[in-house]
C1' cells in the first nucleotide's frame, strides 16, 4: 500500500425483506429465608462509532473518517 471483517444497555451478544430496539449476564427495589446465597416478580439503563446521502420512514441501503482485528505485498 492492498483486500476483508467488527463497532447496538456496564459487559456478552441478537436484530430477517428497511417500517415503533432486544435477550442473557450485571444493577436497583420488592417477596421468599432468623441472616446470606439460590429461586421469583418488577424497574432502570441506548438517540445503534463520527459526519452526510438516499428514502415517506434508515441499527439494516450509499459514501467520508475513527478504532479494533485478520489476510496480502
Nucleotide at each position: 500500500g492492498g483486500g476483508g471483517a467488527a463497532u447496538u444497555a456496564a459487559c456478552u451478544c441478537a436484530g430477517c425483506u428497511g417500517g415503533u430496539a432486544g435477550a442473557g449476564u450485571g444493577u436497583a427495589u420488592c417477596c421468599u429465608u432468623g441472616a446470606c446465597g439460590u429461586g421469583g416478580a418488577u424497574a432502570a439503563a441506548g438517540c445503534c462509532g463520527u459526519g452526510g446521502g438516499u428514502u415517506c420512514g434508515a441499527g439494516u441501503c450509499c459514501c467520508u473518517c475513527a478504532u479494533u482485528c485478520c489476510c496480502c505485498a
The RNA shown here (transfer RNA) has 73 nucleotides and comes from Tindallia sp. The coordinates come from a structure-prediction model, not an experiment, and the mean pLDDT is 82. It was read from a public genome assembly. Lineage of the source: Bacteria > Bacillati > Bacillota > Tindalliaceae > Tindallia. Rfam family: tRNA. Gene Ontology term of the family: triplet codon-amino acid adaptor activity.